Small-subunit ribosomal RNA from an uncultured bacterium, 1366 nucleotides, folded computationally.

[in-house]
RNA sequence: AUUGAACGCUGUCGGCAGGCUCAACACAUGCAAGUCGAACGGCAACAUAGAUAAGCUUGCUUCAUUGAUGACCAAUGGCGGACGGGUGAGUAAUGCUUGAGAAUCUACCUUAUGGAGGGGGAUAACCACUGGAAACAGUGGCUAAUACCGCGUACUCUCUAAAGAUGAAAGCGUGGGACCUUCGGGCCUCGUGCCAUACGAUGAGCCCAAAUGGGAUUAGGUAGUUGGUGAGGUAAAGGCUCACCAAGGCGACGAUCUCUAGCUGGUCUGAGAGGAUGACCCGCCACACUGGGACUGAGACACGGCCCAGACUCCUACGGGAGGCAGCAGUGGGGAAUAUUGCACAAUGGGGGCAACCCUGACCCAGCCAUGCCGCGUGAAUGAAGAAGGCCUUCGGGUUGUAAAGGACUUUCGUUAGCGAAGAAAGCAGAUCGGUUAAUACACUAUAUCGACUGACGGUACCUACAGAAUAAGCACCGGCUAACUCCGUGCCAGCAGCCGCGGUAAUACGGAGGGUGCGAGCGUUAAUCGGAAUAACUGGGCGUAAAGGGCGCGCAGACGGUGACUUAAGUGAGGUGUGAAAUCCCCGGGCUCAACCUGGGAACUGCGUUUCAGACUGGGUCGCUAGAGUACUUUAGGAGAGGGGUAGAAUUCCAGCGUGUAGCAGUGAAAUGCGUAGAGAUGUGGAGGAAUACCGAUGGCGAAAGCAGCCCCCUGGGGUAUGUACUGACGUCUCACGUGCGAAAGCGUGGUGCGCAACCAGGUUUAGAUCCCCGGGUAUUCCGCGCUGUAAAGGAUGUGGAUAUGGGGGUUGCACUUUAAGUUUGGCGCCAGUAGGUUACGGGAUAAAUUGGCCGCCUGGGGGGUUCGGCUGCCAGGUUAAAACUUCAAUGAAUUGGCGGGGGCCCGCCCCAGCGGGGGAGCAAGUGGUAUAAUUUGAUGCAACGGGAAGAACCUUACCUAGUUCUGACCUCCAGAGAACCUUCCAGAGAUGGAAAGGGGCCUUUGGGAACUCUGAGCCCGGUGGUGCCAGGCCGUUGUCAGCUUGGGGUGUGAAAAGGUGGGGUAAGUCCCGCCACGAGCGCCACCCUUAUCCUUUGUUGCCAGUCAUUCGGUCGGGCACUCAAAGGAGACUGCCGGUGACAAACCGGAGGAAGGUGGGGAUGACGUCAAGUCAUCAUGGCCCUUACGAGCAGGGCUUCACACGUCAUACAAUGGUGUAUACAGAGGGAAGCCAUAGCGCGAGGCGGAGCCAAUCUCACAAAGCCCGUCUAAGUCCGGAUUGCAGUCUGCAACUCGACUCCAUGAAGUCGGAAUCGCUAGUAAUCGCAAAUCAGCAUGUUGCGGUGAAUACGUUCCCGGGCCU
Repeated sequence: AUUGAACGCUGUCGGCAGGCUCAACACAUGCAAGUCGAACGGCAACAUAGAUAAGCUUGCUUCAUUGAUGACCAAUGGCGGACGGGUGAGUAAUGCUUGAGAAUCUACCUUAUGGAGGGGGAUAACCACUGGAAACAGUGGCUAAUACCGCGUACUCUCUAAAGAUGAAAGCGUGGGACCUUCGGGCCUCGUGCCAUACGAUGAGCCCAAAUGGGAUUAGGUAGUUGGUGAGGUAAAGGCUCACCAAGGCGACGAUCUCUAGCUGGUCUGAGAGGAUGACCCGCCACACUGGGACUGAGACACGGCCCAGACUCCUACGGGAGGCAGCAGUGGGGAAUAUUGCACAAUGGGGGCAACCCUGACCCAGCCAUGCCGCGUGAAUGAAGAAGGCCUUCGGGUUGUAAAGGACUUUCGUUAGCGAAGAAAGCAGAUCGGUUAAUACACUAUAUCGACUGACGGUACCUACAGAAUAAGCACCGGCUAACUCCGUGCCAGCAGCCGCGGUAAUACGGAGGGUGCGAGCGUUAAUCGGAAUAACUGGGCGUAAAGGGCGCGCAGACGGUGACUUAAGUGAGGUGUGAAAUCCCCGGGCUCAACCUGGGAACUGCGUUUCAGACUGGGUCGCUAGAGUACUUUAGGAGAGGGGUAGAAUUCCAGCGUGUAGCAGUGAAAUGCGUAGAGAUGUGGAGGAAUACCGAUGGCGAAAGCAGCCCCCUGGGGUAUGUACUGACGUCUCACGUGCGAAAGCGUGGUGCGCAACCAGGUUUAGAUCCCCGGGUAUUCCGCGCUGUAAAGGAUGUGGAUAUGGGGGUUGCACUUUAAGUUUGGCGCCAGUAGGUUACGGGAUAAAUUGGCCGCCUGGGGGGUUCGGCUGCCAGGUUAAAACUUCAAUGAAUUGGCGGGGGCCCGCCCCAGCGGGGGAGCAAGUGGUAUAAUUUGAUGCAACGGGAAGAACCUUACCUAGUUCUGACCUCCAGAGAACCUUCCAGAGAUGGAAAGGGGCCUUUGGGAACUCUGAGCCCGGUGGUGCCAGGCCGUUGUCAGCUUGGGGUGUGAAAAGGUGGGGUAAGUCCCGCCACGAGCGCCACCCUUAUCCUUUGUUGCCAGUCAUUCGGUCGGGCACUCAAAGGAGACUGCCGGUGACAAACCGGAGGAAGGUGGGGAUGACGUCAAGUCAUCAUGGCCCUUACGAGCAGGGCUUCACACGUCAUACAAUGGUGUAUACAGAGGGAAGCCAUAGCGCGAGGCGGAGCCAAUCUCACAAAGCCCGUCUAAGUCCGGAUUGCAGUCUGCAACUCGACUCCAUGAAGUCGGAAUCGCUAGUAAUCGCAAAUCAGCAUGUUGCGGUGAAUACGUUCCCGGGCCU
C1' cells in the first nucleotide's frame, strides 16, 4: 500500500459496487422450460351472442340440451428442453493461452438454382373391460395429420475405372374478378411451411509447435507399447479398433512415479525486473447424489431426460414404488464469517408462435449488512468578567479557553406539507401515398400524419414552502522507533508489550483522571499478500580468516574458442502485414449538482505468426595463414620423481655352562614398583636379529596431490634451457556434471616378521580423590606380501587455465654477452619486503585476495545436525547423499578500549629484608557481638565498624520502658477579650498539676491608644531524635599526597579509536631534557601560606642583668636594654660556586663556604573519578506517615544485665628493678559561679582561714624519669596489685541501683605468652612526666607539651599494595 475479510468500541444520511473463501455436507416448501388450434383427431372445463327445453317470481334463472365463434385440459405432431443459470470436485495435460493447420459436420438464419406428382396402411387420444394400495400396466375396438411407408421423377448429389446404379418432398392461412363445382371447394394471388443441391455466416469436432507448479530421499519407463501393410469404424485424420510383419518409440533439455492445483484476460504490490493471486465482470474447460452406459437429436453420452449398480431419504396394503437446490429464495449443519421462503416481466435478452400473446428466480428492481469506494452534514461569524466547574501549581498563577454562557445570523441534512419527471420504443388499430396484382382486395414497405394502450421500481429522483441550532461524534494513541505530558492509585503485585523493554514506594511505559496528538462515520486489533529485503542478487550478492573451493588427477556429454577471404541467413537488426476478443490500466472528451460510477474516441496490449531487406558480430559451409597448441631432430644441466634388486656402517636389544670384576643398578621434584650375591650394572670378545638411515641438510630439490632422504645397479615417467632447425595447420585449446584412477595416519581380512617404541592393560608414585601428568613393565599396532577402507586443520583454510599492468633484494637451475665482476641481459622454479588499485579490517600485492573475460564446485542466521529415515557403498568400523519437528536473537569475523591472570618487562612504598618495641597468654578498664530484659534508645560492620558518633548516661542529658497527666499545645505567626509583668506564703499530690491568700502598680503617648509580658477563647496551624542516606543538598571517610585526569584547532583511521601521553635518559613527581605528526592549553605535582632551625633592625614591661651603686642577698632597689626572651619587619638556600660523570642536555656524585644543602624538618593544602561507602540522630530538605498522639509535661526505672566470643588501651610478671632519704633541670597551657599563696589543723583524701591575680606581674605548680647514698638478693618475693571487709573525704536536691578519692586490713591471676600478626628510618622508635578541652563531680580515653634518647637498612629474589609499557 492492499483485502470477498472477521472481531472490539461507536454509528446521521445518500450514491455506486459487493456479500458461504469452511461441508462438491444433507435438504422441508414454493417457484426456475415451455410453446404452437395458422400441423392434427377433438371438446373435459370456461367465455360470448344465439336456438331448444325446463322452472317459476313472466323476464329472468338454470351444475338441462344443441350447433357456432373465441379459446383450450389431456393426447398425436413440430420446434425448444445441448441456451440461459450454478459450482470448481476432478484435471499438471484428452485442459488453458498464443500462433499456425487439414481430413470434417453445422438445426434455426442468408444467397442461388430446381422441385413440391400420385398412393397406402396404421396408431395415440377416445370407448369398453381387466390387474394393482399406488406408480402404472394389459386386452379388445374406432379415428386424423406437416406422424409413418412405398411408387414415379431428379441435378454439377452419393457410389463407381467405366458402363451404370441408388436416393426426396407436406401442407396450412388471408383475400378474390371471371370460370368450374359433388357447394365441402377447385382455380388465381399473397404469405408461410416442405424437398434436393451448392455457397455463405454462425457454432462445433480434430491435428501441430511453444509456453503453462513442487519433489531425483521418484532414474529408468513402455507390448497396442513405436512404426508399416490391409481391413473395420467415425462427420472427420489417426493403433481409434483388429489381423499380420518389424523392434521399435520416450528419458538427465528430467521420462515414469508422487504431492498440490481449474486455466486465461486480469487483480494486488513494486521505480522496474519481479513476487503473490485467479472473489465480482468477460472467455475457455470440467462437473451436476457416487460410478457406468447408451438412446433421441443438427448438436448430449444431457443439472430440473432415460437405463443399470451403489449410498442415503421418503411412501407402502410389504407385493412394490418415488427422489436428487454445485438454479432463485429458504432450512439444518459446519464455521471467526457471508443477506429476503420480496416485486415485476415496464425495460434488455431468450424459447415457441403469422401474430396477438404465453413462458422466463436470466434480467430489471426493491429488502438486509459501514463489507468497500465516493460525497454531504453534525453549524458559522461575534463574544474576556479570560465566569463557574475540572486538572495542575513554585500558591504568584497556569490550563481547559472564544471554548461555554450571552446577544445578532444561516437552514445543507432531517421533520411536516405540496408539485412531480426521464426511463416508452416497438407492437396494435385506422388513414394516406407508392410498388405488387386480373384487382380499387389481402399482405408487405414507407410516413415531421392521426388514435388508443403499456412503469415493477414509486408518489421515487428533482423542485418548492413553514418552523427551528433545532435531529446528528466517535475511536485509537501520547518511553524511543512515532505526532502527542502531567497528577493520582499500585509497589517485580496487578498488569503492559510490534521490537527494544516498563513495573521491586516520587512509573511521561501498568490502571484512572485532566490535557494533548492522529484519523473521522468511522477508529483500532487480528489474519493474509507485496514492498522495504541487493535477505536467492537477470537487472543486482558472494566463497584466505565471517556460511561457502570438491583431497588431487584424467576425461565423455555440455559450455567456450586465434587469424584472412568467399558464401549462407539459424541467431541478430530494420520495414510492411495478420493477429494479440470485449472489459480493465493510461490519455482526451461527455453524462449523473461534484466525486465514486457510467460512457464515446484514441493510445497501449512490451507477445506470436508471416513477408521483404541488411550482412557488422555469433553460428553453419568452403578455401587459406601461423602468433595458440603439438611433433621430430640437435645442444645441455640438475633432481629424497616411481618400481625392482643388491649392499654398508653406527646404535639399541638379545644370546654365550665366554673373560675381568663386586654390590649395587635403574629411576625421580622426592620416591617406590623393577633388576641384582643363582653375580646385575660396568668393561672386553664372539654371535644373532629387526627397524631406521646422524653429519651433508638449507627460506634447498622433485612430484597432480597424498608424499619422497645411507650407497650401488637395472628399468621407467615428467618438467626446464637454446634469438636453434624442420614439419602439422586451430586439428584442437581450456574447463569439465555423470564417470574413472590415485589418495597420510589409524583401522579391517589373510599369511609372515617382530630390535626398539608403544594405544589398551595391570603395578608403583602423587593426591581429599587421581580412571591424569611422572616411573618400572607391556599386548595390538608400527615392518613385509596380497586384498579392503576412501577419510584428515587432505591447509596456501586461497578451484583451474589464459590475458594486462611499477620498481627492488636474496636462493636455485639453464643460456648469451663483455670491461671477467658482489658484472649486464634473458628463460624456468621457490622466498622476502613493498607501489598503484582493491579489501570490514587483518593482511594480500606480477606465484594477488589488482583489472579482465571462460568453465566447474559451493554458500544463504545460530542450534537441532553433517544427525534421523530412505537409497548407494563396505567383511566390520564406517563412508556418501541428506531433512524435519522444535528452539533461539543472536552465533560469527576483524579490529578497539579497559579490567583481570597462580603471563612478561620496568619502577616505587617500613612491602620484604636488617633491627627496636608491642598486641595474641594474665587480671582490670572502656567498646562491639551474642544472651537476657517492661526497657536494656539509636546509628556505624574487611582494609576504610568495634577507648569510633559520645570534648565526659547518678537526676537532667534521653531519643527507651512503666505509671500518672495534658490538648492551639513545651515552641512560632495572626485575630478577639481581659490583666502590668512579677514576687511571697499556705494547702493537696511522687511530681507534673490544681486550689487559696497577700504584695506590686512600670515604659512611650497627639491621652484615642501603643510596645513588651501573662491569662482566656476561636481556628488557619504548631510539633515529630517517626520511615526512606537506594530521592536529592551539605559535610566527611577511602583509594592517595598515588602521579595521574582531561581538552582545543590541524593532520590519521569507514569506525570504535589512535596520536599528542609511545621512545632514549633522568626525577619524589606527566619533574625536566633530547628525539618525534605533532603544536598548545587546563585540573593535579612543585612553588606561594603557617611553624621550626641562624643572623640583623625596632621596642624594652609584668621580661633580662654584662658593667656600676645600694642591699634585708630575693634583679630586691637605683640604673641600663649589651645578652636571654617577647613580638613586628627584614636577611638567608638558588644545584648559586668548584671538580667529575653524562650526549656540549636534563640530571647525578663529590667538595668549598654556610646556622642550615639539594622539596632543610613538620603542618595545612587532596586532580578526574570509584565504593548507590557513611550520615534524614549536627544541620537543611522532597515524597510518605502520626495529629486527645508516633506531639508535650512529670516521677521512678533503663542505656551500667552476664555461661560466652572479638578488636583496643592502661598495669604487670621484676634487679637496666622495687623501696627509703636527699637533690637537679622543662615546655606549653588554664584561671572570676575561677585559680587559690603564706600560716594553723588532719596519717591522708581534705578542712579552716585569707593575701594576690581579669594574669610575661598572682596562682594551678613540688615536673618525672635522672643523679647521690642506703636497703631488698631471685622469692609468687619488700615483685604484682585484682578482689573483699571496716572507717572516712569531696561534689551535688540526691552517690541504693550507679561517682571519684583517702586510711587501715586483705593480697587473686601473672615467672615474657601457640599458630598467626602490628607499628616504626632520627630528635624517630622506646621511655618519663606535665597541661588542656568536656566538666558540679567523674579519664587507664582524646588532644597538645616538653625531658632522656637508640638500633638497623646488604639489597629489591620473594610476600602485599600501587604506577607505566606489553